[in-house]
RNA sequence: UCUUAUCCAGAGAGGUGGAGGGAUUCGGCCCUAUGAAACCUCGACAACCUGAGAUGGCUGAAAAGCCGGACCAAGGUGCCAAUUCCGUCAGAAGUUCUGAAAAUUCUGGGAGAUAAGA
Repeated sequence: UCUUAUCCAGAGAGGUGGAGGGAUUCGGCCCUAUGAAACCUCGACAACCUGAGAUGGCUGAAAAGCCGGACCAAGGUGCCAAUUCCGUCAGAAGUUCUGAAAAUUCUGGGAGAUAAGA
C1' cells in the first nucleotide's frame, strides 16, 4: 500500500510525569491542576487470530471422518469518558419558509481505528 470483516455493546486502579487531550481541516461540544499527553505496574473488557470445545447435523455396517460452534479465555493482538464524541461530501423525506437557505431524521460515501490475510 491492497483485500476482507467489524466499529450505537463492554471494561480502571496505582506509580512516574507536569499541560495539554478528544486522528486530521474547519465548526461544535466535552475532558483536564480533584492532575492532560506519554511511560511503567497490576487489573479488567472483548472474542479478530491461535487453542479448547457441549448439544446437534451429515456420511458410514462399524471403526471413524466431516460440518457446526453453545460454553471457555491459556497464547498473539486490541481495547478500558462521551456512537469512531458530533458534524464536514452526496441523496431522500417531511417541517419552517419561499430569492435562497436553515435545522431534524434516514440512507450512502469519504476519512480513520482494529483484526486477519496479501
Model confidence (mean pLDDT): 82 of 100. This is a predicted structure of a 118-nucleotide RNA (SAM riboswitch aptamer (S box leader)) from a soil metagenome. Its Rfam family is "SAM riboswitch aptamer (S box leader)". Rfam's curators write: The SAM riboswitch is found upstream of a number of genes which code for proteins involved in methionine or cysteine biosynthesis in Gram-positive bacteria.